RNAcentral holds the sequence, with entries from MGnify.
The RNA shown here (c-di-GMP-I riboswitch aptamer) has 106 nucleotides and comes from a soil metagenome.
Its Rfam family is "c-di-GMP-I riboswitch aptamer". Rfam's curators write: GEMM was predicted in a large-scale screen for bacterial structured RNA regulatory elements. Genes associated with GEMM are involved in a diverse array of functions, including chemotaxis regulation, signal transduction, secretion and chitin.

RNA sequence: AAAGGGCAAACCAGUCGCAAGGCUGGGGCGCAAAGCUUAGGGCCGACCACGGUCGACUGUCUCUCCGAGACGAUCGACAUACGGGGCCGGUAGCCGGGCUGCCGAA
Numbered sequence: 001a002a003a004g005g006g007c008a009a010a011c012c013a014g015u016c017g018c019a020a021g022g023c024u025g026g027g028g029c030g031c032a033a034a035g036c037u038u039a040g041g042g043c044c045g046a047c048c049a050c051g052g053u054c055g056a057c058u059g060u061c062u063c064u065c066c067g068a069g070a071c072g073a074u075c076g077a078c079a080u081a082c083g084g085g086g087c088c089g090g091u092a093g094c095c096g097g098g099c100u101g102c103c104g105a106a
Base pairs, nucleotide, nucleotide: 006031007030011026012025013024014023015022016021029093035099036098037097038096040095041094042091043090044089045088047086048085050083051082052078053077054076055075056074058072059071060070061069062068063067
């Protein structure tokens, strides 16, 4: 090389989970380790309000003063406005590490 086999993405149904996503069945994009294992890096989700944003209320100050604006205190909301962080999860078919392994002509 060839041959016989293996796994199974999206999507669909069921089911578990707040979610990311998992499991089972169908399916088959791909995969020579897409076999087993590890959450170190990456990515994804939930939660947490440090900065911040918004709202309520209140005070001080400013101005062109029936009004408007700036700054601050307090309380509340926001994790899809944004920045950074914490924590708990998910992903092994993103990368890396460990272990094992089938056939194999010329």